[in-house]
RNA sequence: UCGUGCUAGACGGGGAGCUAGCGGUGCCCUGUACCCGCAAUCCGCUCUAGCGGGGUUGAAUUCCCUCCCGAGGUCGUGAGCUCCAGGCGCAUCCGGCGUUAAGUGGCGUUGAGGGCUGAGUCCCGCGCGGCGGAAGUCCGCGAACCCCGCCAGGUUCGGAAGAAAGCAACGGUAAGCGGUGCCUUCUGGGUGUCGCGGGGAAGCUCAGCCUGAGUCGGCUGGCGUUGGGACGUCGCGGAUACGCGAACGACGGAGGGUGCACGA
Numbered sequence: 001u002c003g004u005g006c007u008a009g010a011c012g013g014g015g016a017g018c019u020a021g022c023g024g025u026g027c028c029c030u031g032u033a034c035c036c037g038c039a040a041u042c043c044g045c046u047c048u049a050g051c052g053g054g055g056u057u058g059a060a061u062u063c064c065c066u067c068c069c070g071a072g073g074u075c076g077u078g079a080g081c082u083c084c085a086g087g088c089g090c091a092u093c094c095g096g097c098g099u100u101a102a103g104u105g106g107c108g109u110u111g112a113g114g115g116c117u118g119a120g121u122c123c124c125g126c127g128c129g130g131c132g133g134a135a136g137u138c139c140g141c142g143a144a145c146c147c148c149g150c151c152a153g154g155u156u157c158g159g160a161a162g163a164a165a166g167c168a169a170c171g172g173u174a175a176g177c178g179g180u181g182c183c184u185u186c187u188g189g190g191u192g193u194c195g196c197g198g199g200g201a202a203g204c205u206c207a208g209c210c211u212g213a214g215u216c217g218g219c220u221g222g223c224g225u226u227g228g229g230a231c232g233u234c235g236c237g238g239a240u241a242c243g244c245g246a247a248c249g250a251c252g253g254a255g256g257g258u259g260c261a262c263g264a
Stems, first nucleotide, its partner, number of pairs: 001264006009057003012030004020046005034054005063257006072248001074246005080240001082238002086234004092229009102220003105216003113211009122199006128192002131188006138179004147172003155164003
């Protein structure tokens, strides 16, 4: 130096997040680089950091280290724009409530408003009527026998005349069932243009009497209060792009390093 066969190793990596920490499954960025099982209310391990099983390649373009580039996401910071919880201001707008009576309007000497009296509405009790329920009354049906009347047939007693008990049928009725206009009794109520008596704070209505010029607050307006919106401003916090900084960092590029055995 060449050939053969092995071993270490390799058969994707990274970011955020999770985690005491390290990986994995999952998400994202690169990239195409084995298979099976486990795994986010997690799975496996312990600074030697996925576990278990199998397969390919294998000492170099493929493994390891250093440096450069840099996709990508993360953190910090600056100020800009934007969204928003919440706050403040407002001489603005639209409403609610109260008050006033400036304007207007309504009513008013055919009497406003106020006052007094009475009654009604309201409550309780009683009464009457009405509606409803129940019972009675009345009518009808209704007992094979243990209800009544009358008892064919048949049965019993008797020498006979006659007598006795008595089923069915027939008639009536009890319990019960059905119907019921009137009538009687009991009972019920969110029953009634009803009556009587008692009660009754306010309101409303009606009637009578007294006084004598205002009253209502409908609309507009003023004042007070309250609610919401618009506008302006501050703004916890969130999102977005930019600048600066920090660490990580795939792919790619450059350089360096690295076994064993045998044979020629």